[in-house]
Context: one part of a larger RNA
């Protein structure tokens, strides 16, 4: 100087407490361990692995396994030699599961420049580029090492810290500044002070959202006028809604009180919004030899008729069990049936696909319109509201499992897809010890969209809106962090 302490003081955080809802019990989904296997590819392993890489494993993907093939190779560059009757493309035959191997015939079969012949668009020669065969250099490797590395990422932590120059103090390591008193979300600011300044962080500058002015109107409006098939449908109009460009607005600016006439705090006015208005992006010096050689890049090592590469089939989907994350429930604040109201974000031409018809339905036929504020997904919702029924039961709860019959995608749904109808109706009556999330448009609850994608195992992930709470006395305790101080047999 740091680190540590079941030392001290101060302080912060959904850390506890106060509340609300869960997990842990059931069934199922997904991931992991283990076991099994020819293979169940690899990585991730307390917090910081385990619905993670994977925003989509039937083939492909695919890296794994079995079997069958290839060897300058599936891909790149170069050198040498050859080919134009070539290779390739179209089209066969044999063998084969395919890849490949063997073997035919017919058709087609480069480009540019220069020269010569000359029929002015043909022939021929050379060169260049391209194609192809053989040979050689080499290719190739998701093989090893993340403890050789770059880059990227997690974590402490959006915590308030981490340092430097000059000066001063100390023999020196080093200290001071960065401390003390207030204050703040903040090393934020103020006052004091052998310190005075500065840098990286904090904050602000950026984006979304809340109010409004203006500009602009193929969305919106009977607001106003006319027509009307009663649909903003038509004429007409940009007032309103909205869309999206430029501005305004919030700064403790104003007032009272407290305080050191400070910083600031507290109450109030005005205001759409008040003391950082609410969210996001943004992550200091460093820590964990943290993670990744399988995104990529890369040193070294290793393989080179194989650890490369092609193909068929299988596996990654196994199943006594254990763990993690979720979904659905156990019901009456509910289930079922009928009627009925109100969104936002998005996506669409290899696409979204309307009306209409068929089917109980999944869906099929159909093909209008739309490269989209115009058409479609989508009458865009569901919880909600109204009416009826069920009456506490393993039930009209719950839906696992299984049988049969179908639909869709796709060469192909056996291993191994999703969906529909009928039948079947399991466990489950609120969950031990323990444990998680959340402080407001949040939790809880309800549906909708998107990426990936032929299809889907999505209950995942990322967004969107609808309905919409309870509680916080407080900081003694648990966990983690910060500052000062103290002890130490630690470095």
């Nucleotide at each position: 100087u740091g680190g540590c302490g079941g030392g001290g003081a101060c302080u912060c955080g959904c850390a506890c407490a106060a509340g609300c809802g869960g997990u842990g019990g059931a069934g199922c989904a997904u991931g992991u361990g283990g076991u099994u296997u020819a293979a169940u590819u690899c990585g991730a392993u307390g917090c910081u692995a385990a619905g993670c890489g994977a925003a989509g494993a039937a083939c492909c993907u695919u890296a794994c396994c079995a079997g069958g093939g290839c060897u300058u190779g599936a891909c790149a560059u170069g050198u040498a030699a050859g080919c134009a009757u070539a290779a390739g493309c179209u089209u066969g035959c044999g063998u084969g599961a395919a890849a490949g191997c063997g073997u035919g015939g017919a058709g087609u079969g480069a480009a540019u420049u220069u020269g010569a012949g000359c029929u002015u668009g043909c022939u021929u020669a050379a060169a260049u580029u391209g194609g192809u065969u053989u040979a050689c250099a080499c290719a190739g490797g998701u093989g090893c090492u993340g403890c050789a590395u770059g880059g990227c990422u997690g974590u402490c932590g959006u915590c308030a810290g981490c340092u430097c120059g000059u000066g001063c103090c100390g023999u020196g390591a080093g200290g001071u500044g960065u401390c003390c008193g207030g204050u703040u979300a903040a090393g934020u600011c103020c006052g004091g002070u052998a310190a005075c300044g500065a840098g990286c962080g904090c904050a602000a500058c950026c984006c979304c959202u809340a109010u409004u002015a203006u500009c602009a109107g193929u969305u919106g409006c009977c607001a106003u006028c006319a027509c009307u098939u009663u649909g903003g449908g038509u004429g007409g109009g940009c007032a309103c809604u909205c869309u999206g460009g430029u501005g305004a607005a919030a700064c403790u600016g104003c007032u009272g009180g407290u305080u050191u006439g400070a910083a600031a705090c507290u109450a109030g006015a005005g205001g759409a919004a008040g003391g950082a208005g609410g969210g996001g992006a943004c992550g200091a010096c460093g820590u964990c030899a943290a993670g990744u050689c399988a995104u990529c890049a890369u040193g070294g090592c290793c393989c080179u008729u194989a650890u490369g590469u092609c193909c068929u089939g299988g596996g990654c989907u196994a199943c006594a069990c254990a763990c993690a994350u979720g979904c659905u429930a156990c019901a009456a604040u509910g289930g079922c049936a009928g009627a009925u109201a109100c969104a936002a974000c998005g996506g669409g031409u290899u696409g979204c696909g309307a009306a209409c018809u068929c089917g109980c339905g999944a869906g099929a036929g159909g093909g209008a319109g739309c490269u989209a504020a115009u058409c479609c997904c989508a009458u865009c919702a569901a919880a909600g509201u109204c009416u009826g029924u069920c009456u506490c039961a393993g039930u009209u709860c719950g839906g696992a499992u299984u049988g049969c019959a179908g639909g869709c995608u796709g060469c192909a749904a056996c291993u191994c897809g999703c969906c529909u109808g009928c039948a079947u109706g399991a466990a489950g009556u609120u969950g031990g010890a323990a444990u998680c999330g959340c402080u407001a448009g949040u939790a809880a609850u309800c549906g909708c969209g998107g990426a990936u994608c032929a299809g889907c195992u999505a209950u995942g992930c990322c967004g969107c809106g609808g309905u919409g709470a309870a509680u916080a006395c407080g900081u003694u305790c648990c966990c983690g962090g910060g500052u000062c101080u103290u002890g130490c047999a630690c470095a």